This is a predicted structure of a 371-nucleotide RNA (Bacterial RNase P class A) from an Actinomycetota bacterium. Its mean pLDDT, the model's own confidence on a scale to 100, is 78. A source record names the gene rnpB. Its Rfam family is "Bacterial RNase P class A". Rfam links the family to the GO terms tRNA processing, dimeric ribonuclease P complex and ribonuclease P activity. By type it is a ribozyme. RNAcentral holds the sequence, with entries from ENA.
[in-house]
RNA sequence: GGAGCUGGCCGGGCGGCCGCGGCCUCGGGUCUCCGAGGUCGAGGAAAGUCCGGACUCCACAGGGCAAGGUGCUGGGUAACACCCAGGCGGGGCGACCCGCGGAAAGUGCCACAGAGAGAAGACCGCCCCGUAAGGGGUAAGGGUGAAACGGUGAGGUAAGAGCUCACCAGCGCGCCGGGCAACCGGUGCGGCUCGGCAAACCCCACCCGGAGCAAGGCCAAGCAGGGAGCACGGCCGGCAACGGCCGGCGGGCGGCCCGCCCAAAUGCUCCCGGGUAGGCUGCACGAGGGCCGCGGCAACGCGGCUCCCAGACAGAUGGCCGCCUCCGCGGUCACCGCGGACAGAAUCCGGCUUACAGGCCGGCUCCUCCA
Numbered sequence: 001g002g003a004g005c006u007g008g009c010c011g012g013g014c015g016g017c018c019g020c021g022g023c024c025u026c027g028g029g030u031c032u033c034c035g036a037g038g039u040c041g042a043g044g045a046a047a048g049u050c051c052g053g054a055c056u057c058c059a060c061a062g063g064g065c066a067a068g069g070u071g072c073u074g075g076g077u078a079a080c081a082c083c084c085a086g087g088c089g090g091g092g093c094g095a096c097c098c099g100c101g102g103a104a105a106g107u108g109c110c111a112c113a114g115a116g117a118g119a120a121g122a123c124c125g126c127c128c129c130g131u132a133a134g135g136g137g138u139a140a141g142g143g144u145g146a147a148a149c150g151g152u153g154a155g156g157u158a159a160g161a162g163c164u165c166a167c168c169a170g171c172g173c174g175c176c177g178g179g180c181a182a183c184c185g186g187u188g189c190g191g192c193u194c195g196g197c198a199a200a201c202c203c204c205a206c207c208c209g210g211a212g213c214a215a216g217g218c219c220a221a222g223c224a225g226g227g228a229g230c231a232c233g234g235c236c237g238g239c240a241a242c243g244g245c246c247g248g249c250g251g252g253c254g255g256c257c258c259g260c261c262c263a264a265a266u267g268c269u270c271c272c273g274g275g276u277a278g279g280c281u282g283c284a285c286g287a288g289g290g291c292c293g294c295g296g297c298a299a300c301g302c303g304g305c306u307c308c309c310a311g312a313c314a315g316a317u318g319g320c321c322g323c324c325u326c327c328g329c330g331g332u333c334a335c336c337g338c339g340g341a342c343a344g345a346a347u348c349c350g351g352c353u354u355a356c357a358g359g360c361c362g363g364c365u366c367c368u369c370c371a
Base pairs, nucleotide, nucleotide: 001367002366003365004364005363006362007361008360009359010358012324013323014322015321016320017319018318020041021040022039023038024037025036026035027034028033043342047353048352050351051350052349053348054347055212056211057210058209068207069206070205071204072086073085074084075083076082087100088099089098090097091096101203102202106201107200108197109196110195123142124141125138126137127136128135129134150168151167152166153165154164155163169193171190172189173188174187175186176185177184178183216281217280218279219278225272226271227270228269229268230267232247233246234245235244236243237242250262251261252260253259288307289306290305291304292303293302294301295300326340327339328338329337330336331335
């Protein structure tokens, strides 16, 4: 200098003016309003709603089945399908990246091609018999396929073949050593070799009750329902007290009384439970943020100090100007003009995934050159 790998972070800054929402204080107004001041006001993903939890209600003696989920080992965590460390396998020269129970319990599937797709099979070939047609043997060589039933050598044979033997690879069962473990290293024996798919059924181990903030709680107009009381008139019964039945006491004439007018046959008042509209709450102090120290390889944990940080009517969080700054494009290039990613809270939190203009910082690898 070139080509890469990987971790973390930012997502314009300052000032002025106008505006919006929440809260606090003050002033005015008196019914949800106005003004002034102060303070706070989107994100790294607020997104997808894919996992896991907190919280709430319902259900629940205990156990099991079913259904669903997870899946190397150890650790972290409230929990997880997340994170960290390790193991094994695969890819890359490398930094590094990707994957993960069991296919030797059983069942099933393996397109096309091919003779044959799993205790299989014989198309060409090879060997034997036969004049030939054909029959038998074989699985070394060829051919098909993503995948074809160990590799090399020797013996053996008509030709061949783990048919036999040696070594190697793989598998299974032991032993020794290391590691908490996954696993690794070494060694012995065995039968000779047993393909792939479990996001096919299945097996094993572990986890798991359901619904969700429109959860849930509180208050509660009006209407309807239930109960009690009030008062006057008429009629009936009764000697009377009283009882029963029916009906009025509502509104207007600007405040009150008389009076007048209108309307109904009951009216008014109080109480009760459930509960609609509506309001309040849940609901913003939390598995919280920052800094420092300690423990740990790390994820993370512990301790100290410090900060208060959105919140609704599914409704606010914006705009303009100036200066500075970054990037891209264009031009008449000391300057000027234009443009600025993805996206936007709605109960909260931890993850994952997806989207993203542009930029910053750190660590590492390979190649080349110079000293």
Lineage of the source: Bacteria > Bacillati > Actinomycetota.